[in-house]
Molecule: transfer RNA
Organism: Xylariaceae sp. FL0255
RNA sequence: GCGCCGAUGGUCUAGUGGCUAUGAUUCAACCCUUCCAAGGUUGAGAGGGGGGUUCGAUUCCCUCUCGGCGCA
Numbered sequence: 001g002c003g004c005c006g007a008u009g010g011u012c013u014a015g016u017g018g019c020u021a022u023g024a025u026u027c028a029a030c031c032c033u034u035c036c037a038a039g040g041u042u043g044a045g046a047g048g049g050g051g052g053u054u055c056g057a058u059u060c061c062c063u064c065u066c067g068g069c070g071c072a
Stems, first nucleotide, its partner, number of pairs: 001071007010025003018055001026044006048064005
């Protein structure tokens, strides 16, 4: 330099043009318990930046950034 893949709560992760975005973990409150742990209920917390297509984009397209793999 070229090609391919990826970027989603603090962390890991699913998914799809109709989002009120999935689960786990974490955190907070409560229940349970003599206390702790474990368990249960509720809540908080997210689609890398910009542009385009579309009634509607996290999803499709382009570009940038970052990361990984391969080739030279």